About this RNA: Predicted 3D model of a 341-nucleotide part of an RNA (large-subunit ribosomal RNA, domain IV) from a marine sediment metagenome. Rfam family: Bacterial large subunit ribosomal RNA. Its mean pLDDT, the model's own confidence on a scale to 100, is 89.
[in-house]
Context: one part of a larger RNA
RNA sequence: CGGUGGUUAAGGAACUCUGCAAAAUGGCCCCGUAAGUUCGCGAUAAGGGGUGCCGAUGGAGGUGAGAGCGUCCGGCGGCCACAGAAAAUCGGCUCCUGCGACUGUUUAUCAAAAACACAGGACUCUGCCAACUCGUAAGAGGACGUAUAGAGUCUGACGCCUGCCCGGUGCCGGUAGGUUAAGGAAGACGGUUAUCCCAUUAGGGAGAAGCUGGCGACCGAAGCCCCGGUAAACGGCGGCCGUAACUAUAACGGUCCUAAGGUAGCGAAAUUCCUUGUCGGGUAAGUUCCGACCUGCACGAAUGGCGUAACGAUGGCCACACUGUCUCCACCAGAGACUCA
Numbered sequence: 001c002g003g004u005g006g007u008u009a010a011g012g013a014a015c016u017c018u019g020c021a022a023a024a025u026g027g028c029c030c031c032g033u034a035a036g037u038u039c040g041c042g043a044u045a046a047g048g049g050g051u052g053c054c055g056a057u058g059g060a061g062g063u064g065a066g067a068g069c070g071u072c073c074g075g076c077g078g079c080c081a082c083a084g085a086a087a088a089u090c091g092g093c094u095c096c097u098g099c100g101a102c103u104g105u106u107u108a109u110c111a112a113a114a115a116c117a118c119a120g121g122a123c124u125c126u127g128c129c130a131a132c133u134c135g136u137a138a139g140a141g142g143a144c145g146u147a148u149a150g151a152g153u154c155u156g157a158c159g160c161c162u163g164c165c166c167g168g169u170g171c172c173g174g175u176a177g178g179u180u181a182a183g184g185a186a187g188a189c190g191g192u193u194a195u196c197c198c199a200u201u202a203g204g205g206a207g208a209a210g211c212u213g214g215c216g217a218c219c220g221a222a223g224c225c226c227c228g229g230u231a232a233a234c235g236g237c238g239g240c241c242g243u244a245a246c247u248a249u250a251a252c253g254g255u256c257c258u259a260a261g262g263u264a265g266c267g268a269a270a271u272u273c274c275u276u277g278u279c280g281g282g283u284a285a286g287u288u289c290c291g292a293c294c295u296g297c298a299c300g301a302a303u304g305g306c307g308u309a310a311c312g313a314u315g316g317c318c319a320c321a322c323u324g325u326c327u328c329c330a331c332c333a334g335a336g337a338c339u340c341a
Base pairs, nucleotide, nucleotide: 001336004333005332006331007330010327011326014325019322027051028050029049030048031047036041038157052079053078054077055076057074058073059072060071062069063068080084092320096316097315098314099312100311104116105115120155121154122153123152124151125150126149132141133140134139158307159306160305161304163237164236165235168234169233170230171229172228173227174226177225178224179223183219184218187215189213190212191211192210195206196205197204198203238256239255240254241253242252265299266296277293278292279291280290281289
């Protein structure tokens, strides 16, 4: 000096991102125990008291033939210590609030959480050689199951609820019309030439069938266009102007646009930029916290909305207890470091 333990006057969180760490609490018996609540809980709530040993004694029941032995429940008298759960083991507690219902699961080796899962809810697919998945296939799982079954997706206990929009995209249904592939194909055109014509030769021209080349009217499904449905499918859910007998505000009116213009509930929020918004509470003093307001930059209803008892090695805030966290450091113990051999 670092590490592990121990003690500390007065103060008691002034430390600090944070009471991190430490201290405190602690067993058993008795008394007593609030709000809230899903009536189970909350609860060891909180908050108090007792606890050793000695003597005599009351009661209960066990065992045993009995003597006795041991057990439980008492009240009474007394003794000692600083201390009687004398060591070890062995909850700190209360209030408000966010998130997630809960027990669980997770980043083996920096994250345990508000993330995942969950019971419950909903939608969609699937009639069985099921849908779906693996495999080129055979085949297998699903399932030796059969729609109260199986698969996929979203939501996430429970309570109260879950509004409007189908214009776009998706999905489902429809089939008259439009478009349309392979394929079929009338027909026209081109190449080649048996033959014919011109020409003295060289050469030039016409040209059937066959073969052949590229075109091609027309016929041709699904799909798309088209017509409907569907949002617990992907998603979306306005602007400007005016108006009431103080002012302010606007129940009301006008107008433009839209598929429809955000309902209930909540709201400076895990969401609020301006912002330390404003008001109230708590503090001597509060960018955090709690309660309100609503001007929601940019909440909002199963990418669920709002509540919620219980639960949490979860986040924020206050208080009590307690403390070397601190004011402000000091001392002690033993093991290292260090010096010498």